Overview: Predicted 3D model of a 248-nucleotide part of an RNA (large-subunit ribosomal RNA, domain VI) from a Patescibacteria group bacterium. It was read from a public genome assembly. Its Rfam family is "Bacterial large subunit ribosomal RNA".

Context: one part of a larger RNA
RNA sequence: CGCCGAAAUUUGAGAAGGCUCUUCCCUAGUACGAGAGGACCGGGAAGGACGAACCUCUAGUGUACCAGUUGUCCUACCAAGGGCAUCGCUGGGUAGCUACGUUCGGAACGGAUAAACGCUGAAAGCAUAUAAGCGUGAAGCCGUCUUCAAGAUUAGAUUUCAUUUAGAUCCCCUAGAGACUAUAGGGUUGAUAGGCGGUAAGUGUAAGCUCCGCAAGGAGUUGAGCUGAGCCGUACUAAUAGAUCGAA
Numbered sequence: 001c002g003c004c005g006a007a008a009u010u011u012g013a014g015a016a017g018g019c020u021c022u023u024c025c026c027u028a029g030u031a032c033g034a035g036a037g038g039a040c041c042g043g044g045a046a047g048g049a050c051g052a053a054c055c056u057c058u059a060g061u062g063u064a065c066c067a068g069u070u071g072u073c074c075u076a077c078c079a080a081g082g083g084c085a086u087c088g089c090u091g092g093g094u095a096g097c098u099a100c101g102u103u104c105g106g107a108a109c110g111g112a113u114a115a116a117c118g119c120u121g122a123a124a125g126c127a128u129a130u131a132a133g134c135g136u137g138a139a140g141c142c143g144u145c146u147u148c149a150a151g152a153u154u155a156g157a158u159u160u161c162a163u164u165u166a167g168a169u170c171c172c173c174u175a176g177a178g179a180c181u182a183u184a185g186g187g188u189u190g191a192u193a194g195g196c197g198g199u200a201a202g203u204g205u206a207a208g209c210u211c212c213g214c215a216a217g218g219a220g221u222u223g224a225g226c227u228g229a230g231c232c233g234u235a236c237u238a239a240u241a242g243a244u245c246g247a248a
Base pairs, nucleotide, nucleotide: 001151005161006160007159008158009157010156014148015147016146017145020048021047022046023045024044025043026042032037050105051104052103053102054101058099059098060097061096065092066091067090068089069088070085071084072083073082074081075080109143110142111141116136117135118134119133167245168244169243170242171187172186173185174184175183192238193237194236195234196233197232198231199230201227202226203225208221209220210219211218212217
């Protein structure tokens, strides 16, 4: 830009993906075979590799979370803290993101076939699966399964709305989204983000004070104090005000 002015829900022409492998058990030490050995068919179980989704568990990361600790400088000093040293180093760790983790997948079935195997059957009184005709038959082919898909210009369908303007955008607050854009949520008739309150979770018993000890230190107050992303609330702050496009 097109496709009726929109919004929502869709059909599926077409396209892409997937289709895997192994072992064990039963049937059965059966059929077969002198023995050695050892099945078809059918049923069940486990696993490998691969793939998808997810974070309950396990594990990793987690540079504005918590604690411990070394050197040095600073806050006048003590105490308590802050800066720098790879995040100074060390021990842990929420959300998120991950795999080494968890869950799931390949199937079953139908159709037409290949090699191969048949039925009926002449040419050719026989024979012959073939010449007419009819079957069986594969991880392969076409469907079935998953995803995209009406620029499928053949531009589809359904529902609702709109001339008394339906709807959309700019702008703003944002994240289940993200390079930008887009997508998704919200814009006071509001829980969209921040803040605040509570809580989950993490760290592991803060500071101050009191007591004990000559002191280093220990005990009590105290599962304390602190805390990023989670959850539930709460209009305190910011989403104000407004403008534009829009059919015959």